[in-house]
RNA sequence: UAUACGAAACGGCAAACCGGUCGAAAGUCCGGGACGCAAAGCAAAAGGGCCUGACCCCGCAAGGGAAUGGCAGCCUGGCCACCGAA
Numbered sequence: 001u002a003u004a005c006g007a008a009a010c011g012g013c014a015a016a017c018c019g020g021u022c023g024a025a026a027g028u029c030c031g032g033g034a035c036g037c038a039a040a041g042c043a044a045a046a047g048g049g050c051c052u053g054a055c056c057c058c059g060c061a062a063g064g065g066a067a068u069g070g071c072a073g074c075c076u077g078g079c080c081a082c083c084g085a086a
Stems, first nucleotide, its partner, number of pairs: 005084002012037002017032004022027001035073001041079002046076003049071003056065003
């Protein structure tokens, strides 16, 4: 120094929940708040999975199907990155 790894420190992020914003919803974003996180940084047009169901399709109805909408804090993979004990 690089890779693996994850003790410590400087710091970082922020689940549930509450208020607001956008949205049909899932959910996003902002503020508060901390359950946790060594990538809880990026990417959903890498693969799988999950959520929703506006438009659409089937149905007399009840209901069912359906992503072009989401989730990276579901998993694998990809890209980039701080610190440095064992």
Molecule: c-di-GMP-I riboswitch aptamer
Organism: Clostridia bacterium